[in-house]
Context: one part of a larger RNA
RNA sequence: CCAUGGUUAAGGAACUAGGCAAAAUCGCCCCGUAACUUCGGGAGAAGGGGCGCCUCCGAUCAUCUAAAAGCGACCGGAGGCCGCAGUGAAAAGUCUCAAGCGACUGUUUAGCAAAAACACAGCUCUCUGCCAAAUCGUAAGAUGAAGUAUAGGGAGUGACACCUGCCCGGUGCUGGAAGGUUAAGGAAGGUUGUUAGUCUUCGGACGAAGCUCCCGACUGAAGCCCCAGUAAACGGCGGCCGUAACUAUAACGGUCCUAAGGUAGCGAAAUUCCUUGUCGGGUAAGUUCCGACCUGCACGAAUGGUGUAACGACUUGAGAACUGUCUCAACCAUGGGCUCG
Numbered sequence: 001c002c003a004u005g006g007u008u009a010a011g012g013a014a015c016u017a018g019g020c021a022a023a024a025u026c027g028c029c030c031c032g033u034a035a036c037u038u039c040g041g042g043a044g045a046a047g048g049g050g051c052g053c054c055u056c057c058g059a060u061c062a063u064c065u066a067a068a069a070g071c072g073a074c075c076g077g078a079g080g081c082c083g084c085a086g087u088g089a090a091a092a093g094u095c096u097c098a099a100g101c102g103a104c105u106g107u108u109u110a111g112c113a114a115a116a117a118c119a120c121a122g123c124u125c126u127c128u129g130c131c132a133a134a135u136c137g138u139a140a141g142a143u144g145a146a147g148u149a150u151a152g153g154g155a156g157u158g159a160c161a162c163c164u165g166c167c168c169g170g171u172g173c174u175g176g177a178a179g180g181u182u183a184a185g186g187a188a189g190g191u192u193g194u195u196a197g198u199c200u201u202c203g204g205a206c207g208a209a210g211c212u213c214c215c216g217a218c219u220g221a222a223g224c225c226c227c228a229g230u231a232a233a234c235g236g237c238g239g240c241c242g243u244a245a246c247u248a249u250a251a252c253g254g255u256c257c258u259a260a261g262g263u264a265g266c267g268a269a270a271u272u273c274c275u276u277g278u279c280g281g282g283u284a285a286g287u288u289c290c291g292a293c294c295u296g297c298a299c300g301a302a303u304g305g306u307g308u309a310a311c312g313a314c315u316u317g318a319g320a321a322c323u324g325u326c327u328c329a330a331c332c333a334u335g336g337g338c339u340c341g
Stems, first nucleotide, its partner, number of pairs: 001336008010327002014325001019322001027051005036041001038159001052081007060073002063070001082086001094320007101312002106118002122157007134143003160307004165237003170234002172230005179225003185219002189215002193211002197206003238256005265299001266296001277293005
């Protein structure tokens, strides 16, 4: 010096990113226990008191008995004794206030993340009528299911309470079938090559049928175009100017654009750049925290909005208690390191 353990005057978080670590609390009995609440909880809330040993008395029970006594268990009471200390060692909740997120118990990155992530019950949409849809497989076949719409698959949201506004123009999905477009295929007709044959100036020319090459009016489904519906489908939810008898502001008006212009609620927020916004609270002092305000760079309603008792090895702020975290360090024990061997 290192590791582990122990003690410490006065102070008591001044340490630090942060009370990290340590200390403190701790058992049983009695008293007592707030806000809030989904009336179950919260709650071991919080906060107090007691606890050893000896003697005696009483109640109950058990054993035993004819009835007792005795021995035993447990409860209550009275009196006394000792120590600094009586759950005398060990083992054995720290607590409170406020906020965020997630309702909860659960699950997860085997080996740096346990969470606010995932799941969840509940809610909604959608598909599926049974040889179901969906999934695996080339198939046979299988799962679904020895189930049958109170069932099964997919998607989203995520207990509960109060709610969930407007937009169907785009994309998607569903429905529609009048018209337009449209493939293979079919096809009237035309065309190329070939040649029986005919003609010939003997070079060749023409050329039926068949076969063959190509074109092709017309016909031809779904789809697309088109017409509707649909947002707890993907998604989206404006700008400028003026106006009130102080000022300021604008209930009001004008205008442009849009499919429609953000409703309720919330709001410097896990979202606010400017920003340590402004005001209030807490502190002697507070970029954090809490309550407000609203100028929302860039909240907002199942990509859910706002609340919420209970719960959380979650995150943030404050306090009590407690302490070597610190002021500021000291000593002790054990094991290493170091020296000698």
A computed fold for a 341-nucleotide part of an RNA from a Gammaproteobacteria bacterium, annotated as large-subunit ribosomal RNA, domain IV. Lineage of the source: Bacteria > Pseudomonadati > Pseudomonadota > Gammaproteobacteria.